[in-house]
């Protein structure tokens, strides 16, 4: 190195002085936003090497692919249920991910029909980081 405990800190963005109306940030009409792990063609850094390749090693890019969070139920180390969505065209060995383009999509409750207001939430969490102690 590896593996287990405890701990301890961090862990969600976003709307208008526009129309209509008695009422709308909920409709129309422009605008905005995008958790967490994976998965890799580039691409950066280290390290090899006299140099280049090569090889290893670290980091690095999905809201719509995979998987998981956030509600709600049980017989709670876990299970079940509910809830969304993408294609066309390059490049390439190899991408639904890069690069152009034109699309779509958002839990509950409350109210004039809500991703963006207000509430459950000073929660709660998907996991990250670092520290203690074992084990090697």
């Nucleotide at each position: 190195a590896u593996u287990c405990a405890u701990c301890u800190u961090c862990g969600g963005g976003g709307c208008g002085u526009g129309g209509u109306g008695a009422a709308a940030u909920u409709c129309c009409c422009g605008a905005c936003c995008g958790g967490c792990g994976g998965u890799a063609u580039u691409g950066a850094a280290g390290u090899u090497u006299u140099u280049u390749a090569u090889g290893c090693u670290u980091c690095u890019a999905a809201g719509c692919c995979c998987g998981c969070g956030a509600g709600c139920c049980u017989u709670u180390u876990a299970g079940g249920c509910a809830g969304g969505a993408u294609u066309u065209g390059g490049u390439g060995a190899g991408a639904u991910u890069c690069c152009a383009a034109a699309g779509c999509c958002g839990a509950c409750a409350g109210u004039a029909c809500a991703g963006u207001c207000u509430g459950g939430a000073u929660g709660g969490g998907a996991g990250a980081a670092g520290a203690u102690g074992g084990u090697g």